Two RNAs folded together computationally: RNase P RNA and transfer RNA, 455 nucleotides in total. Model confidence (mean pLDDT): 79 of 100. Rfam match: Bacterial RNase P class A. Rfam classes the family as a ribozyme.
[in-house]
């Protein structure tokens, strides 16, 4: 130098004039004294995804607390993290890559069930179409019985591979090794791993077909929820359960327990008002540093405060810089494909846009800059 | 800003995990003096997309993408 891998950090900057939200302040103007509008001023104003709403929580509401079975969704190797998880971290196994390193919805198919088109002799308690191979008949072409899963065919898959023995031919029929199962021992928390025995194989694919085994999950969303104000017709229709040793509520069903209630509970047609204040941002929160741990992360100390408007504000515009990309110039290396560095001249910022907060995931991103690795090749 | 549904031919819809179909419409032709009607033939699809699973996917599961529907509070 060139291909590459892994992880991280930014994602324009700086000034000038004009505007825009939100507070706090100072003035003026109304006022029913609780405010309201007008002006200036000053302080703060998106994102690493603010997105998709696909996970999991915080919080709030279903009056309230338990417990049980059933249903319906979800997750799936082990072990740690965490509030929490379908996330993360670290290892097992498998896979692929020369290598850094990457990808694996990775539990069961000897509970049971269903499928496995076409093809093909045979696709699931196997199975003779060709083909070998024995006997027996022949008109010597070929045919009958029988034995054969080594070979052909056909398929994504043909009842474990390989090789030597064996046999009429063949066949785990014997046997070695591979691979499958069970038992044992040692190493690991564990998944596993490894070494011995032992069986001659009995066990073909799917569960992102229904299952089956463990485990978690109650539902519903800030248009939750709360308080204040204004208006209207506590209107009207259906239909369940019941008349108090009874009914209804308990947010997926049933059932018991307590516990609230006395009519109650759904469905649906209609009346009003489209105002105000709160839920609202200081939170599992950032930063720095020191400890613990391979790491995720976690504990201590010190600092930080950094949007809260509700149809939505964070914008426009001018100048200089930086980067990008594109033409021309000139030069240095070349494997003539390029490439690098230096001038001029244009161009002009990617993806995107907070609405209760968090934690991840996944997905769009022009480019920039840094850390550590591998793998060629040159020199020295 | 939360909740739900859906995507197959120009439109309406169909299809046990096993070759993508029907009705409309479109093209030719026939019939007719000519239209319509009616008969025959006939084209037209990456099943919205990108991956998985599986021999095999329009169906099974994930990711995006489009569309479409639904919610406030009083009494």
């Nucleotide at each position: 130098c060139c291909a590459g891998a892994g992880g991280g950090u930014c994602g324009g900057g700086c000034g000038g004039c004009c505007g825009c939200c939100c507070g706090u302040c100072u003035u003026c103007g109304c006022u029913u004294c609780g405010g309201c509008g007008g002006a200036g001023a000053c302080u703060g104003g998106a994102g690493g995804a603010a997105a998709g709403u696909c996970c999991g929580g915080g919080c709030u509401c279903c009056a309230u607390g338990g417990a049980a079975c059933g249903a319906c969704g979800g997750u799936g190797c082990c072990g740690g993290g965490u509030a929490a998880u379908g996330c993360c971290c670290g290892g097992c196994g498998g896979g692929g890559g020369u290598g850094a390193c990457c990808c694996c919805a990775g539990g069961g198919a000897a509970a049971g069930u269903g499928c496995c088109a076409c093809a093909g002799a045979a696709a699931g308690c196997a199975a003779u179409c060709c083909g070998c191979c024995g006997c027996g008949c022949u008109u010597a072409g070929g045919u009958g019985c029988g034995g054969u899963a080594a070979g052909g065919u056909c398929g994504a898959a043909a009842g474990g591979g390989u090789g030597c023995g064996g046999u009429a031919a063949g066949a785990g029929c014997g046997c070695a090794c591979c691979g499958c199962g069970c038992c044992g021992a040692c190493g690991g928390u564990a998944a596993c791993g490894c070494c011995g025995g032992c069986g001659g194989c009995a066990c073909g694919g799917c569960a992102a077909a229904c299952c089956c085994c463990a485990c978690c999950g109650g539902g519903a969303g800030c248009a939750a929820g709360a308080c204040c104000g204004a208006a209207u017709a506590g209107g009207g229709g259906c239909g369940g359960c019941a008349u108090a040793u009874g009914g209804g509520c308990u947010u997926c069903g049933u059932u018991c327990c307590a516990g609230c209630u006395c009519g109650u509970c759904g469905c649906c047609c209609g009346g009003g008002u489209u105002g105000g204040u709160u839920g609202c941002u200081u939170g599992a929160g950032g930063g720095a540093c020191g400890g613990a741990g391979c790491a995720a992360u976690c504990c201590g100390u010190c600092u930080c405060c950094u949007a809260g408007a509700g149809g939505a504000a964070u914008g426009g515009u001018c100048g200089c810089c930086c980067a990008u990309c594109g033409c021309u110039u000139c030069g240095g290396c070349u494997u003539c494909g390029g490439u690098c560095g230096a001038a001029g001249c244009g161009u002009g910022g990617a993806c995107a846009g907070a609405a209760c907060c968090c934690g991840g995931c996944u997905u769009a991103c022009a480019g920039a800059c840094c850390c550590u690795c591998u793998g060629g090749c040159c020199u020295u | 800003g939360g909740g739900c549904c859906u995507g197959u031919a120009g439109c309406u819809c169909a299809a046990c995990g096993g070759u993508a179909g029907a009705g409309c419409c479109g093209g030719c032709c026939g019939c007719u003096c000519a239209u319509a009607a009616c008969g025959g033939c006939u084209a037209g699809g990456u099943u919205g997309u990108a991956g998985g699973u599986u021999c095999g996917a329009a169906u099974c599961c994930u990711g995006c993408c489009g569309g479409g529907c639904c919610c406030a509070c009083c009494a």